[in-house]
This record gives sequence, structure tokens and C1' cells, in this order.
RNA sequence: CCAGGCCGCCGGGCGGUCGCGGUCUCCGACUCGUUCGGAGGUCGAGGAAAGUCCGGGCUCCUCGGGACAGGGCGCUGGGUAACUCCCAGGCAGCGCGAGCUGACGGAAAGCGCACAGAAACACACCGCCUACCCGUCCGGCUGCGUUUUUUUCGCGGUCGGCGGCGGUAAGGGUGAGAUGGUGCGGUAAGAGCGCACCAGCGGUUGGGUGACCGACCGGCUGAGCAAGCCCCGCCCGGAGCAAGACCAAAUAGAGAGGCAAUGGCUCGUCCCGGGCCGCCUCCGGGUAGGUCGCUCGAGGCGGCGGGUAACCGCCGUCCCAGAUGGAUGGCCGCCGUCCGACGUUCGGCGCAACCCGAACGUCGUUCACAGAACCCGGCUUACAGGCGGCCUGGCUAA
Repeated sequence: CCAGGCCGCCGGGCGGUCGCGGUCUCCGACUCGUUCGGAGGUCGAGGAAAGUCCGGGCUCCUCGGGACAGGGCGCUGGGUAACUCCCAGGCAGCGCGAGCUGACGGAAAGCGCACAGAAACACACCGCCUACCCGUCCGGCUGCGUUUUUUUCGCGGUCGGCGGCGGUAAGGGUGAGAUGGUGCGGUAAGAGCGCACCAGCGGUUGGGUGACCGACCGGCUGAGCAAGCCCCGCCCGGAGCAAGACCAAAUAGAGAGGCAAUGGCUCGUCCCGGGCCGCCUCCGGGUAGGUCGCUCGAGGCGGCGGGUAACCGCCGUCCCAGAUGGAUGGCCGCCGUCCGACGUUCGGCGCAACCCGAACGUCGUUCACAGAACCCGGCUUACAGGCGGCCUGGCUAA
């Protein structure tokens, strides 16, 4: 210098001016309400405020508790209020490497698994073998008997063929997968049947808190899928600030008291007795509206200490949005930044021109993703441009 990995950070700055929301102080007004108007001080979006995907605080619901169902998670240790998050480690895969990625418990509890294939937890289709056993089969050689001899016939032996009973998972073929792999020996042919190395499993032992790793021993060799059902372990009640609480115009009240009149209607008529209808006050109720919840919090910053780290402890310091049709913006100047045009200078570059690059100046132009709505911890997604630290690979120079 080029290419890359990891971690962290910023994400326009300063000034002026006009405006918006909260809060405090002061002044003024009236219908005296934390009402209206004015002045001043002070505060006023983010790293993601976003998606609303996890976890918690807080609030209400069920008198309280437990279980089933259902759902989520799943290597180990740690962090945390909690987590499916984070940190560190193990193992596996990828990368030359720094590093990255991981639904990473259980397949000898059971069920299921298309097609192909003989067979998918017990299998022989082709092929190979047929040592042992069997045959009124065929052929060669041969023994004995019969026959005078050859022949013939009978009984037998042996070799070979054929067949039967079988053996074989080494080879072919099917398949994602065929019952450890490679090699040597061995065998009738084969086979962990034997041996060496490798892989797995089990045991003993050493290291580690643990996941796990190493050494030695034992031929023990039991397919895969659990992101199909299932088994094991752990966790989970539901709804959400439009939660919820308070004040309270209006409307509904067979809630209480009082007043007036002795009225009207009604219990078929009359008497008695009863009910309803009026007005006022209180109560209850809760709509519109208002107040609280509401922002001081698992809080920010700095220092010291513990820890590899995530994180934790102590001390100091700071107060840092709370709107509710919903404020945080507009303009100007200077600076920064991206791109373009022109000019000057320098370099490639040599007589020069064109072209390319760099610096400076002038003019124009760009400045992302996106905006709180109860709060907090995470995850995920979006994002112009830029900064810092550590590390890896390659090239070059000293």
C1' cells in the first nucleotide's frame, strides 16, 4: 500500500431571527378558574423513537390453590428483575487465516416413513461356493461276486458332472441409507473369523465446576429421520395505560326526606283503606368534559474497585420531552460534507497540444434512515456519509 475480520463510536457544527409544546416566576383582566392575555427564565426525539417479535415492571380480572389440556424452550458454566437475550467455553461445519455459523436432549420405550429394491431389524434377485450330508440320475477308473473268458448282470469304492439340502452380505444391482471402514491373513466360498490402523460403543484411569478432552483395555459393532407423532427435563393464568383510579354538565332511578293540595286517575259502584301522578332538597349513577396514572428510573455521566467477559459493587455529580388531533419547525450567515462546471499551479510528460490525477479558489448542488405516546431489558429490520482501536493474508522498501 492492497484485500479482509472483529469491537466500539458519531450520524451535521456555531450564531442570528421568527414560531410551537411543557414547566417556573412576575404583571394585567374578569364570569375568580392551577381561566384568559402578556413578559422573562428554563427544558424539548432516536440509535434505531420503527416492527410490536420475545422478556419484565406496573394495573385490573378469577375467593384461593392444584392438575389436565395447550404452547414455548433444549450442549456446559456464568450474567440478569426476567428472557427464546448476552458473555465465556465445549463440540460440529465452513474459511489459507483473523474469524464466522449452529432448534446442539433422547433413535436398544413405542408408532410412522413415498418410490425403487429380493430384503429397510431380519433379507438370497443375479453372482460366488457346495467342505459336510443326500440321490434306483449321468460319465471315467476300479474291487468283489456270477460267467470258461470278454461281454452282460448284481453289490460296492473313488473322481467328476447334475440335482437336492444348504453356505455366503466379498462383488453386481436398488436406494438418502443394506448392518462399521481400509489392508493383510484365513476359508469350499465368505465373514471381526484372526490381526494392524481408523471410527463408534462400553469399562478403568488422569485433567476440567461442567459440556468435554487424553491414555489404556474389551471384537462389543445395535441404520437414518424427533424441523412427523412421541419420550425426558425446564418454563408459562388471562387481558392490557383505550390498563386502572378520581371529579363530574346531561339522560335513565319502585333510593331518602320535606312541602303544598285534599285535587286528578285507579282498585266494578258508595264508605273506609291503598296505589300512581306534582314541586324542592339530598343520595345514587355515570355520558360529554376534566384530573390523576405520567415520567426519578433495574436512570445518565465521571472516578475507583471486582470479574477474561457479559456484568456487578461503592463514591461523587446531574435532572434530561411528557403532547392528547397530538409540540420539537422555517428562513438567513459562516464552516463542514457529496457531486458537477470553470480558472490557476503542480505531476504523469518528453518541443507543444489533447487527456488523466492532485491541491487551492469561485459558482451551483447534496446531506441518509426515520420521528416519542406507560416505562425498562433484548432481538430484528432501515440507514447518505464518517471516525477510532485490535487482528489476519498478500506485496514492496529499509

The RNA shown here (Bacterial RNase P class A) has 398 nucleotides and comes from a Chloroflexota bacterium. Model confidence (mean pLDDT): 76 of 100. Its Rfam family is "Bacterial RNase P class A". The family's RNA type in Rfam is ribozyme.